[in-house]
RNA sequence: GGCCCCGUCGCCUAGCCAGGAUAGGGCGCCGGCCUCCUAAGCCGGCGGUCGGGGGUUCAAAUCCCCCCGGGGCCG
Numbered sequence: 001g002g003c004c005c006c007g008u009c010g011c012c013u014a015g016c017c018a019g020g021a022u023a024g025g026g027c028g029c030c031g032g033c034c035u036c037c038u039a040a041g042c043c044g045g046c047g048g049u050c051g052g053g054g055g056u057u058c059a060a061a062u063c064c065c066c067c068c069g070g071g072g073c074c075g
Base pairs, nucleotide, nucleotide: 001074002073003072004071005070006069007068010027011026012025013024020058028046029045030044031043032042033041051067052066053065054064055063
């Protein structure tokens, strides 16, 4: 240098191919219920510039382009 894969709440992960609802789930954290207390269980809450920018579109996590970071293969 060329090609391929990955990047989404503090952590992990689904959704992306084939565009459409307040971006879903687990862990965590906070509060409550329960309990003599804790754990477990149950309820509620907190938390996302969907790696960054631009484009297409009525509408983009999803499609297109460029860039950044990580990994792999080839030279």
Predicted 3D model of a 75-nucleotide RNA (transfer RNA) from Fervidicoccus fontis. Its mean pLDDT, the model's own confidence on a scale to 100, is 81. Rfam family: tRNA. It is annotated as a transfer RNA. Rfam's curators write: Transfer RNA (tRNA) molecules are approximately 80 nucleotides in length. The organism belongs to Fervidicoccus, within Archaea. The RNAcentral record of the sequence draws on ENA.